[in-house]
RNA sequence: GAAGUGCGCUAGAUGACCGCGGCUCCCCGCGUGGAGUCGAGGAAAGUCCGGGCUUUAACGGGCAGGGUGCAGGCUAACGGCCUGUCGGGGCAACUCGAAGGAAAGUGCCACAGAAACAAACCGCCGCGCUUGCGCGGUAAGGGUGAAAUCGUGAGGUAAGAGCUCACGGCGUUGCAUGGAGACAUGCGCGCGGGUAAACCCCACCUGGAAGCAAGCUCUCCUGAUCUGCCGCAUUCGUGCGGCCGGGUGGCCCACUCGAACGGGAGAGUGCAAUGAGGCGAACGGUAACGGUCGCCCCAGAGAGAUGGUCGUCGCCAUCGCUUGCGAUGGUACAGAAUCCGGCUUAUCGGCGCACUUCGCAA
RNA sequence: CGGGCUGUAGCGCAGCUUGGUUAGCGCGCUUGACUGGGGGUCAAGAGGUCGCAAGUUCGAAUCUUGUCAGCCCGA
Repeated sequence: GAAGUGCGCUAGAUGACCGCGGCUCCCCGCGUGGAGUCGAGGAAAGUCCGGGCUUUAACGGGCAGGGUGCAGGCUAACGGCCUGUCGGGGCAACUCGAAGGAAAGUGCCACAGAAACAAACCGCCGCGCUUGCGCGGUAAGGGUGAAAUCGUGAGGUAAGAGCUCACGGCGUUGCAUGGAGACAUGCGCGCGGGUAAACCCCACCUGGAAGCAAGCUCUCCUGAUCUGCCGCAUUCGUGCGGCCGGGUGGCCCACUCGAACGGGAGAGUGCAAUGAGGCGAACGGUAACGGUCGCCCCAGAGAGAUGGUCGUCGCCAUCGCUUGCGAUGGUACAGAAUCCGGCUUAUCGGCGCACUUCGCAA
Repeated sequence: CGGGCUGUAGCGCAGCUUGGUUAGCGCGCUUGACUGGGGGUCAAGAGGUCGCAAGUUCGAAUCUUGUCAGCCCGA
């Protein structure tokens, strides 16, 4: 210098005028007034995950359903993140992975092929005879296919075969060593087709369901219907048990109630300054992250504020020439609505740090 | 906030459940024939990376995941 990898930051600056929302204060004057102060994001978005919070008269047991799937850790929690293991990609920095089970069972594997999981078409071998057929053995060879029972060589055999041996490959819920573990290495044993992003099995989670239009408080309007039946006890108030009926989640048990139930309108609250808060410092940890100390308080409506115009300066592109000025154009994606942690997607551009490979120079 | 559906040729649709090697149908389009010409009829033909990306599989429009766009319903 070129190409690249990972992590992080930023998201134009400034002045004038006009305007908008929240909060606080002021007044001869209480309003269409004045002053002060605060006022979008890295994604506020998609709503794909996870939680706080709230309710479900009780959320207790079971079933169904759903989700996750290497190990250890982080966290309020997660399908997120970090570190590692194994496998794929890359020369490398690095990156990607739904990476439990096919030896519990069932299903499927088109066409081709004899045969797609128990199989003999050709071939090879043995026996028999009617000499081109029958019976049996054989998965070494041919051919088909994505896939044909581990590959090569040797022994062995009637011909063959992991049948035996050597080397290699794969598997392993056997042992030893190392490791916290996934796993690695060695020895032993085995050679069984693939498919679980087919049903399914296993483990764990969902600790049941719903969501701020959840819910809570207050005011007002309104619909339906009625003090269920039987037995026992009774201090005559009622209590207990059974049946029937109302109520609640997907279902059942259990529970609760005996008019048990339901609909509508408005206001306040939830809810905006105490939070899994923000910023900074040093510390522990490889890291995600954690605790400690200091400072700060930082949008908030209920048809939804956060904007507009003009000027100057940045940045980028094109053109012009007087080579550092001028002209023109551009300056993204987008925009809170219960809050928070992630993921994903959109985005004109700019900056920093660390690392890799190659080239050149010393 | 909660739930569901769709995306295949210019237009409207089928195929997706049960994955199978040329992805079809109707209208439209192109060319030719019949006609003096048009219409019409007949014959032949073109036109698709099945919204996008990645994966599973021998093989994907079909299965899975992510994503984008559009539509509908409920409180």